[in-house]
Molecule: transfer RNA
Organism: Agathobaculum butyriciproducens
RNA sequence: GGUACCAUAGCCAAGCGGUAAGGCGUGGGACUGCAACUCCCUGAUCCCCAGUUCGAUUCUGGGUGGUACCU
Numbered sequence: 001g002g003u004a005c006c007a008u009a010g011c012c013a014a015g016c017g018g019u020a021a022g023g024c025g026u027g028g029g030a031c032u033g034c035a036a037c038u039c040c041c042u043g044a045u046c047c048c049c050a051g052u053u054c055g056a057u058u059c060u061g062g063g064u065g066g067u068a069c070c071u
Stems, first nucleotide, its partner, number of pairs: 001070007010024003018054001027041004047063005
């Protein structure tokens, strides 16, 4: 330098145009003599900018960062 893929909560991770699942963790509560276990509740400007659309996490263009391969 070229090609491909990825970017979603503190961490992992689904989602493929119509209110963004789940798990771990954090915080609050219940239970307990105190705890542990268990149960309930709790949180997202979806990397940034622009475009298409009635509507964008999703599609398009550009940018940034990361990974892999080729050179």